[in-house]
RNA sequence: GGCGCUUUAGCUCAGUUGGUAGAGCAGGGGCCUGAAGAGCCCUGUGUCCCCAGUUCGAGUCUGGGAGGCGCCA
Numbered sequence: 001g002g003c004g005c006u007u008u009a010g011c012u013c014a015g016u017u018g019g020u021a022g023a024g025c026a027g028g029g030g031c032c033u034g035a036a037g038a039g040c041c042c043u044g045u046g047u048c049c050c051c052a053g054u055u056c057g058a059g060u061c062u063g064g065g066a067g068g069c070g071c072c073a
Base pairs, nucleotide, nucleotide: 001072002071003070004069005068006067007066010025011024012023013022019056027043028042029041030040031039049065050064051063052062053061
């Protein structure tokens, strides 16, 4: 220098044909216990990495940029 993959909640990750965002874990509150742990119930106001574009509508499509991983040279 070229190419591919990836970036979504504190962490690990889903997200269909574009229709307005979820799970598990962690955290918080409650029940239980002498107390704690375990167990059970409840609990999410997220610039969907950034800037533009297309569209009635973008996490999703298009262009440019940034970070991470890998391959080739």